[in-house]
Molecule: c-di-GMP-I riboswitch aptamer
Organism: Anaerovirgula multivorans
RNA sequence: UAUUGAUAAUAGCAAACUCAUUGAAAAAUGAGGACGCAAAGCUAUGGAUCUAAGGGAAAGUAUUGUUCCUAUGAUUGCCAGGUUGCCAAA
Numbered sequence: 001u002a003u004u005g006a007u008a009a010u011a012g013c014a015a016a017c018u019c020a021u022u023g024a025a026a027a028a029u030g031a032g033g034a035c036g037c038a039a040a041g042c043u044a045u046g047g048a049u050c051u052a053a054g055g056g057a058a059a060g061u062a063u064u065g066u067u068c069c070u071a072u073g074a075u076u077g078c079c080a081g082g083u084u085g086c087c088a089a090a
Stems, first nucleotide, its partner, number of pairs: 003089003012037002017032006035077001041083003045080003048075003054070005
């Protein structure tokens, strides 16, 4: 340096849920809280999934505001890629 993650040790992160805030929503942020995680560090690059404000199409036509399509939005704790890193060596 590469590979691997059994056995340890020092650390780390933080699911669901609750409260507050932001957002059209998905969801995010902060606090509490731990289901778990050898990268559950960073990156939205490829796939996948979620949402549909805006835009488009249809129906309807009276208030009302229905259905479908579409990320420029979101998810890295969905799977990969890139990249950085602790310890150990069965």